């Protein structure tokens, strides 16, 4: 000095004027809008978008659907251990297995000796393995020797077999490499590396590491079906709650507005209906029911922001995270949707001009541009995505100096 | 705001146990006609919306992201 890795902040600034939206205090308590719920003053304080608000992909809190409890069957999401957490598919610690020289980076990482399906083309052959090509034997033939017992050579066609060492073919060829052995191979024998099986130490555990024992049995695919294990109602603030206007206070169809007794309001018997399906068992409920058609209003109040919150400090804990009678402040809450616009002034970037170097800079004004992704809508904890530029730590490799 | 589906050739659509994508209508080119249409023959046209994954192989399975499209308020 270059080139990389991980983690984390930052996300223009200051001023001056004119504006919005809520809250807090005094004042005024009359009036104004409005059919009516309801809204709305005047001064003065102080606040007022984000790392993702986004996408809606996972978990919750919150509300309705009255509920709660077991059995069975479907659906669905999770899938190494261990650990945090209100919970999760999230985080952190670790194994394991891949990539990089290294810092470090990736993995939907249970099961393929429960079953079932699939492996196209090419290949000889794709899962009860399989002989195209070579290689080897035998027989058959052909030549040559001969002491007629045979013996050596070559094999081109044919035949019968033997072999997974070599060539082809694929994503993938039924343990790899090497020595031995054989006719020629072959785990057919042995070393090693894998594998399988038992048990041994370590460690909560995923796994690591040895001993022994067996020639090796058992392709891949589960983001196919499936098996194992664990977890799971369902809509969604346009969720719900109530005020106000308004109507043709309107029809069509389901269910049972059922029976019985007193007598109009209770008791009784069946039945039905109740958060996937059925089934049990306890409760509730039985018309302010559902669907559709037509038809009216589309205004207001609540929910709504103080919460598993936030910053700081100290304590455990490698760490996620926890825990305090610890300290500090209350910090958007909008609804055809407020948080903005203009001016100056600096900052950044571009283009200019001038110096300089091997390169990367440097330093200067008249004037010109731009200045990121992107905008809260119940609220949280994650995750994904999009992002111009700056910055700060640790760590790593390469060159050079001392 | 919340919920759902979709995207394949110029256009509108098929495409299931994953195996290299079609029809129809439009287009080129010929025939046939005097000549047009229509008919018969031929031919061409596809990153399967984008990008990552499993997998020997992805339109098709899974994740993300992008565009298009619908539906959701109360009252009796």
């Nucleotide at each position: 000095u270059c080139a990389g890795a991980u983690g984390g902040c930052u996300g223009g600034a200051u001023g001056a004027c004119c504006g919005c939206u809520g809250c807090c205090a005094c004042c005024a308590a009359c009036g104004g809008a409005g059919a009516a719920a309801u809204c709305c003053g005047g001064u003065g304080g102080g606040a007022g978008a984000g790392g993702a608000a986004a996408g809606u992909c996972c978990g919750g809190g919150c509300u309705c659907c009255a509920c709660a409890g077991g059995a069975u069957c479907a659906g669905g999401a999770u899938g190494c251990c261990g650990g945090g957490u209100a919970a999760c598919g999230c985080c952190c610690g670790g194994c394991g297995g891949g990539g990089g020289c290294g810092a470090c980076c990736c993995c939907a990482g249970g099961g393929a000796a429960a079953g079932u399906g699939c492996c196209g083309c090419a290949g000889a052959a794709a899962a009860c393995a399989g002989a195209c090509c070579g290689c080897c034997u035998g027989c058959c033939c052909g030549c040559c020797c001969c002491a007629c017992g045979g013996g050596g050579c070559g094999c081109a066609c044919g035949c019968a077999g033997g072999u997974a060492a070599g060539g082809g073919u694929g994503a993938a060829a039924a343990g790899g490499u090497g020595c031995g052995g054989u006719a020629a191979g072959a785990g057919c024998g042995c070393a090693c590396c894998g594998c399988c099986a038992g048990g041994c130490u370590g460690g909560c555990a995923a796994c690591a590491g040895g001993c022994u024992g067996g020639g090796c049995a058992g392709g891949g695919u589960a983001a196919a079906c499936c098996c194992c294990a664990u977890c799971c109602g369902g809509a969604g603030c346009a969720a719900g709650a109530c005020c106000a206007u308004g109507u043709a206070g309107g029809g069509a169809c389901a269910c049972a507005u059922g029976c019985c007794g007193c007598a109009u309001g209770c008791g009784g018997c069946u039945g039905g209906u109740g958060c996937g399906a059925u089934c049990c068992u306890g409760c509730a409920c039985c018309g302010a029911u559902g669907u559709c058609c037509g038809g009216g209003u589309a205004g207001g109040u609540c929910g709504c922001u103080u919460g598993a919150g936030g910053c700081g400090g100290c304590u455990g804990g490698c760490a996620a995270c926890a825990g305090c009678c610890c300290g500090c402040a209350c910090c958007a809450g909008a609804u055809g949707a407020a948080u903005g616009g203009u001016c100056a002034u600096c900052g950044c970037c571009c283009c200019c001009u001038g110096c300089g170097u091997c390169a990367u800079g440097c330093a200067g004004a008249c004037g010109g541009g731009a200045c990121a992704c992107a905008g809260a809508a119940c609220c949280c904890g994650g995750c994904u995505u999009a992002c111009a530029g700056g910055c700060c730590a640790u760590c790593u490799g390469a060159c050079a100096g001392c | 705001g919340c919920c759902g589906g979709c995207u394949u050739a110029g256009c509108u659509c098929a495409g299931u146990u994953g195996g290299u994508a079609g029809a129809g209508c439009a287009g080129u080119u010929g025939a046939u006609u005097u000549g047009u249409a229509a008919u018969c023959a031929u031919c061409a046209g596809g990153u399967c919306g984008g990008g990552a994954g499993u997998u020997c192989g992805a339109g098709u399975c899974c994740c993300c992201c992008a565009g298009c499209c619908g539906g959701c308020a109360c009252c009796a």